A computed fold for a 130-nucleotide RNA from a rhizosphere metagenome, annotated as Glycine riboswitch aptamer. Its mean pLDDT, the model's own confidence on a scale to 100, is 79.
[in-house]
RNA sequence: CUCGCUGGAGAGAGGCCCGCCCCGAGCGGGCCCACCGAAGGGGCAAGCUGUCAUGCCGUCAAGACGCCGGGUUCCAUCCCUGGCGCUUGCCCGCCCGGCAGCCAAUCUCUCAGGUAAAGCGGACAGAGAG
Numbered sequence: 001c002u003c004g005c006u007g008g009a010g011a012g013a014g015g016c017c018c019g020c021c022c023c024g025a026g027c028g029g030g031c032c033c034a035c036c037g038a039a040g041g042g043g044c045a046a047g048c049u050g051u052c053a054u055g056c057c058g059u060c061a062a063g064a065c066g067c068c069g070g071g072u073u074c075c076a077u078c079c080c081u082g083g084c085g086c087u088u089g090c091c092c093g094c095c096c097g098g099c100a101g102c103c104a105a106u107c108u109c110u111c112a113g114g115u116a117a118a119g120c121g122g123a124c125a126g127a128g129a130g
Stems, first nucleotide, its partner, number of pairs: 001130003005126003012033001014032007034115003040111001041109003047102006055094002058091001060089004065085007
């Protein structure tokens, strides 16, 4: 998952009209109103994935920026070079957020389905078989 077995809830015998009939509170259908959720179907929380933006940390790069040092030189504000800081940018990681995709139920919607009893149907549950 499939197959039978057992249990299995809710809610108008509503109004108007039509067909069939064994002529009955019969059966079926259409429209209107009210109601139910447990066939089926739609919706989503967390989570996952993608993307965007902000912030932080780090790496790297750039800068006609700042400070300090070294070299060149007759002398270095000016030329060369190193370190630190600052600013900007790419990338990685993390936090928070926006958007999109996937996505559960007995939650939710009520499209479908259903609303006296009986019957049918029935999510789900139990034990079994394949």